[in-house]
RNA sequence: CGGGGCGUAGCUUAGCCUGGUAAAGCGCUACGUUCGGGACGUAGAGAUCGGAGGUUCGAAUCCUCUCGCCCCGA
Repeated sequence: CGGGGCGUAGCUUAGCCUGGUAAAGCGCUACGUUCGGGACGUAGAGAUCGGAGGUUCGAAUCCUCUCGCCCCGA
RNA backbone atom coordinates (compact mmCIF):
# COMPACT_ATOMS: atom_id res chain seq x y z
C1' C A 1 0.00 0.00 0.00
C1' G A 2 -4.10 -3.65 -1.52
C1' G A 3 -8.03 -7.23 0.01
C1' G A 4 -11.19 -9.49 3.78
C1' G A 5 -13.60 -10.12 8.79
C1' C A 6 -15.33 -7.93 13.38
C1' G A 7 -17.37 -3.33 16.27
C1' U A 8 -25.01 -3.37 19.08
C1' A A 9 -26.68 -2.46 27.29
C1' G A 10 -21.48 -3.50 32.47
C1' C A 11 -20.19 -8.69 29.89
C1' U A 12 -21.38 -12.44 25.89
C1' U A 13 -24.30 -12.38 21.58
C1' A A 14 -28.95 -12.11 18.06
C1' G A 15 -31.16 -8.81 14.60
C1' C A 16 -28.27 -6.81 8.90
C1' C A 17 -28.70 -10.68 3.23
C1' U A 18 -34.98 -9.12 2.57
C1' G A 19 -35.13 -1.04 5.74
C1' G A 20 -40.66 -0.28 9.56
C1' U A 21 -41.22 0.43 17.97
C1' A A 22 -33.58 -2.56 19.12
C1' A A 23 -34.04 -8.51 21.49
C1' A A 24 -31.99 -12.55 24.63
C1' G A 25 -28.77 -14.70 28.48
C1' C A 26 -25.61 -13.28 32.52
C1' G A 27 -25.04 -9.06 35.60
C1' C A 28 -27.58 -4.62 38.19
C1' U A 29 -32.00 -2.33 41.20
C1' A A 30 -36.65 -3.01 44.00
C1' C A 31 -40.15 -6.35 46.09
C1' G A 32 -41.75 -11.43 47.62
C1' U A 33 -39.83 -15.98 49.79
C1' U A 34 -35.59 -16.91 54.07
C1' C A 35 -33.26 -15.74 60.77
C1' G A 36 -29.78 -14.04 56.84
C1' G A 37 -27.49 -15.38 52.20
C1' G A 38 -27.95 -18.30 47.91
C1' A A 39 -31.50 -20.29 44.70
C1' C A 40 -36.36 -19.20 42.85
C1' G A 41 -40.50 -15.83 41.49
C1' U A 42 -42.45 -10.81 40.07
C1' A A 43 -41.44 -5.94 38.40
C1' G A 44 -37.92 -2.32 36.66
C1' A A 45 -33.59 0.55 34.92
C1' G A 46 -29.83 0.33 31.26
C1' A A 47 -27.41 0.58 24.27
C1' U A 48 -30.57 5.85 19.54
C1' C A 49 -26.12 0.13 17.11
C1' G A 50 -17.47 2.61 16.67
C1' G A 51 -17.66 7.99 14.28
C1' A A 52 -19.29 11.44 10.19
C1' G A 53 -22.08 12.20 5.82
C1' G A 54 -25.62 10.54 1.98
C1' U A 55 -30.21 7.89 0.01
C1' U A 56 -35.32 7.24 1.87
C1' C A 57 -41.65 8.97 4.44
C1' G A 58 -38.55 5.81 7.54
C1' A A 59 -31.54 3.30 8.37
C1' A A 60 -28.38 -1.14 13.35
C1' U A 61 -29.80 -2.75 8.21
C1' C A 62 -28.45 0.29 1.78
C1' C A 63 -24.20 3.75 -0.24
C1' U A 64 -19.53 6.83 0.70
C1' C A 65 -15.63 8.35 3.88
C1' U A 66 -13.26 7.45 8.42
C1' C A 67 -11.42 5.16 13.47
C1' G A 68 -10.01 0.73 16.39
C1' C A 69 -8.83 -4.62 16.56
C1' C A 70 -7.71 -9.21 13.82
C1' C A 71 -6.33 -12.09 9.31
C1' C A 72 -4.22 -12.56 4.23
C1' G A 73 -1.15 -10.56 0.27
C1' A A 74 2.73 -7.20 -1.46